[in-house]
Context: one part of a larger RNA
Formats: sequence, C1' cells, structure tokens
RNA sequence: GAUGAACGCUAGCGGCAGGCCUAAUACAUGCAAGUCGAACGGUAAGUAUUUUAGCAAUAAGAUACGAGAGUGACGCACGGGUGCGUAACACGUAUGCAACCUACCCAAAACAGGAGGAUAGCUCAGGGAAACUUGGAUUAACCCUCCAUAAGAUCGUGCUCUGGCAUCAGGGAGCGAUAAAAACCGCGAGGUGGUUUUGGAUGGGCAUGCGCAUGAUUAGUUAGUUGGUAGUGUAACGGACUACCAAGACGAUGAUCAUUAGGGGACCUGAGAGGGUGAUCCCCCACACUGGCACUGAGAUACGGGCCAGACUCCUACGGGAGGCAGCAGUAGGGAAUAUUGGUCAAUGGAUGCAAGUCUGAACCAGCCAUGCCGCGUGCAGGAAGACGGCCUUCUGGGUUGUAAACUGCUUUUGCCAGGGGAUAAAAGGCCCAUGCGUGGGACAUUGAAGGUACCUGGUGAAUAAGCCACGGCUAACUACGUGCCAGCAGCCGCGGUAAUACGUAGGUGGCGAGCGUUGUCC
Repeated sequence: GAUGAACGCUAGCGGCAGGCCUAAUACAUGCAAGUCGAACGGUAAGUAUUUUAGCAAUAAGAUACGAGAGUGACGCACGGGUGCGUAACACGUAUGCAACCUACCCAAAACAGGAGGAUAGCUCAGGGAAACUUGGAUUAACCCUCCAUAAGAUCGUGCUCUGGCAUCAGGGAGCGAUAAAAACCGCGAGGUGGUUUUGGAUGGGCAUGCGCAUGAUUAGUUAGUUGGUAGUGUAACGGACUACCAAGACGAUGAUCAUUAGGGGACCUGAGAGGGUGAUCCCCCACACUGGCACUGAGAUACGGGCCAGACUCCUACGGGAGGCAGCAGUAGGGAAUAUUGGUCAAUGGAUGCAAGUCUGAACCAGCCAUGCCGCGUGCAGGAAGACGGCCUUCUGGGUUGUAAACUGCUUUUGCCAGGGGAUAAAAGGCCCAUGCGUGGGACAUUGAAGGUACCUGGUGAAUAAGCCACGGCUAACUACGUGCCAGCAGCCGCGGUAAUACGUAGGUGGCGAGCGUUGUCC
C1' cells in the first nucleotide's frame, strides 16, 4: 500500500459498489419454464339470449362466451448456481478439418397428387390405502403408415475437364437405384406454416504446435499397451471398439507415481523486472444427493426429465410408494464471519404466440450491514474581566486549558415541517403512407415496480450530530499522583525492586476523523 475480512470502542447523512472465504452439510414452506384454441378431438360448472312442455316451480334443448385435463408443436441443452472433480488439448494462444454437424434466422431453387391406420381424451367395467393402474367400446389432427412424382440430393457405374502438400477434391453431360410433404387463417387479395436441395450466418465437434504447480526422501512405466491389415461404430478422424499380425511405445529435455489446484481476461504490490491472488464483472471448462446408463431431440448422456443401484429423509391400510435449494428467499448446523421467506414485469433480454398477450426469483428495483470507496455535515465572525472550574507550580503570586466559554451579530448545508413545480427514464409495439433494400414519414392511443422518490421552493431554529488511538527511542506528542520486579506494559530495543515522560488514573498534547485501533493474509 492492499483486503469478499473479523474483533474492540464509537457512530449524523448521502451516492456508488460489495456481502457463506467454513459443511459440494441436511433441508420445512413458497416461488424460479412455459406458451399456443390461427394444429386437434372436445368442452363441465356458470353467465347472457332464446325455443319447447307446464298454471307455476321446474325439466329438456339451441346459440354466444367460458376451465382444467388430453393429443400435437416449439421451448425446457438458454438464462441462473457452485468449484466437487480435473495437472488435462481443461484453459490460453496460434493453426488445421481434402475427416465434421448446426433447430430457429437470411438468400436462392424445385415441389406438395392420392390412399389408409391407430391412439390419448371421452365413455363403460374393474384393481389399489395411496402413488397409480388394467380391460372393453369409440374418435381427431401439423400424430403414424403406404403408393405416386424427383429440379436438386445420396449411392453405384463408365466418360471427360480442372485443381491440389498426400490420402484426394471440384465441375460437366449420361445411365441405373433410393428417399418427400400438412395444413391453418382470411369474404378475397393474400398471409403463416410444410417437403427436398444449395449457399450464408450463428453455435458447436475433432486434431495439432507452444505455454500452463510442487516433490527424485517417487526411476523406471506400459498388453489395447505401440504400430499395421480388415471391419464395427460415429456427424466426423482415431485402438474409440473388435478380430488377426508384428513388438513395439514413453522416460533425467523428468516418464510413472504422489500431493495440491478449476483455467484465462484480470486484480494487489512494485520504478521496473518480478512476487502474490483468481471475490465481484466477462470468456471457457466441470458438476447438479453418490455411482452408472441410455432415451427423446438439431443439440443433453439433460440442475427444477427418465431408468438401475446406494446412502439419507418422509408417507403407508405393511402390500407398497415419494423426494433431491451447488436457482431466489428462508431454516438448522458449522463458523471469527456474510443479508429479505420483499416489489414489478415499467425498461432490457429470453420462451411462446398472427397478434393481443401469457410466463420469466433472468433483469430492474427496494430492504438489511460503516464491509469498502467517495462526498457532505456536526457551525461562522466578533468577543480578555484572559471569568468560574480543572491541572501544574518556585504558592498573598504565576502558568495552562484559552477566543475556548459566557455574551453580541450572522448563516441554515443537514434535520424536521409545509408546499408546489411536479420532471426524466417512453418510445417501441399496433394502424396508415412511401420505399428495390436498409429505412423514412404521419395520425391516434395505452402503459412506471422504484415512488409521491430524486429535485425545487418556503418556514423553523445553532437548532438534530465526535469519537478513537497514541505521547521512552524507532515516531508527531509531557507533567502530576497512585503503585513499588507487585499490579501490569510490550511490534523491536526494553520498562516496573519508593522521585516510572514506558504500568494505572488525571490534566495537557499529538495523529486520524464517522471513524479509530487491533488481529489475520499478500507485495
């Protein structure tokens, strides 16, 4: 000098930031991922209108609105958390992929003809304490299947041209084979979707050079091990895996083993070189009770999905079931120590939807904490009888506290009260017009959690506001009393055994100041 700090004493305000470093311990409760009726079958209670029967109560029906559940689609692989593991192509940096994938988005091209099927729901009948589940009948779709068509695609085949560092890659005209599709909205124009293909964009996968902690009181290690051939598998290369063949491969330029550890941008310190750190914020990685596994999907081996095993907790009718806060709050525990079971989707962003909108503990805000940084205030000027009191003293006196106080005048930051101006963050979106595309223009209207906050004006009255540490030297700041190697102090030197500037108290002084001091850690 710095700090995610803690502790002691003290404490007026504001702005901005930060806030479980320990038990990746266990978790009550609530919320954190849904959306779409313009994909589909269908639609309860209820409301409104109305029809029929009836004297009426009421019953039955129609139309409009109207829920949850279900099928389907997209999303749930993002966002948010944590740092267990990992010494590794994990990360950083630089390359390569002629060895690869990419939903939504953009540009372009070609298409969408026909036929069928089931199943949830609903309904009926059961089983079970529950979780849930079985059977029968029946129904729809952008669900599923079959046939047709194929510009281009993929595969095979022979021809030709071009290019490359190699394996090879690309283009052209042929032949053969293979594989598509779905509708919805709108009066209509048309719009949104669907299938195949090419290119782009974005995101990823793989490989490689270099860099990347400590220990030799770890010196040898290795059988899918190292390479080859053929295959399997994958989006793709590869001992990634399998069979066979060979006997290799790594290592004092530190293999193997052990210990520790997420990596980087950065942060702290330092003149620099270095040394230390990896909180907040950003990028990457890993993980989601522990271990394993796959399914779905463009993408996961999936935090709030599934299966199996295990530990733990809970429910049970004892037969069997349920759960996973390292999401936001919050609880217990641990600890020197770290916050509210708050508000809003107004903005930004995300999911979905034609849209209106819905959802969003992301986000934006508020609350708590002097945890830090910064700013402001606790008055200003005059005022000598140098007051009283305190302390010291050489004691009728003097010194000091000290212009300090009283007193006089002034100001009103801040606080409190009142008031208003009452801002800014809001324009997007939707509608209309213009435009080849970006985009531009116009009219109308709605929406603020923070918050009646920030800010402004007026009133009031010095009014509401100072402590902490030190004073032997280092080191700025000294006397008195008490104590008497005691009690105690102490970072180092050291102080204290009767005149202690070093202990304790008082007065005085010095330093910093809403803080001050101590402790821990780093330079």
Small-subunit ribosomal RNA, 5' domain from an uncultured Bacteroidota bacterium, 523 nucleotides, folded computationally.
It matches the Rfam family "Bacterial small subunit ribosomal RNA".